RNA sequence: GGGGCAUUAGCUCAGUUGGUAGAGCGCCUCAAUGGCAUUGAGGAGGUCAUCGGUUCGAUUCCGGUAUGCUCCA
Numbered sequence: 001g002g003g004g005c006a007u008u009a010g011c012u013c014a015g016u017u018g019g020u021a022g023a024g025c026g027c028c029u030c031a032a033u034g035g036c037a038u039u040g041a042g043g044a045g046g047u048c049a050u051c052g053g054u055u056c057g058a059u060u061c062c063g064g065u066a067u068g069c070u071c072c073a
Base pairs, nucleotide, nucleotide: 001072002071003070004069005068006067007066010025011024012023013022019056027043028042029041030040031039032038049065050064051063052062053061
């Protein structure tokens, strides 16, 4: 320098013709226990990396940028 992949909740990750965004762990509250651990119930938490484009409508399609990983030279 060129190619490819990834970016979604605090962390690890799902998300099936473009039409209301999810799980596990973690966090908060309540209950059970003398207490811890643990279990059960409920809850909070998201500009879907960012800037544009297409579309009635974009996490999803197209392009640029940023960061990380990887391959070639």

The RNA shown here (transfer RNA) has 73 nucleotides and comes from a Verrucomicrobiales bacterium. Lineage of the source: Bacteria > Pseudomonadati > Verrucomicrobiota > Verrucomicrobiia > Verrucomicrobiales. Rfam family: tRNA. From the family's description: Transfer RNA (tRNA) molecules are approximately 80 nucleotides in length. Its family is annotated with triplet codon-amino acid adaptor activity in the Gene Ontology. By type it is a transfer RNA. Its mean pLDDT, the model's own confidence on a scale to 100, is 82.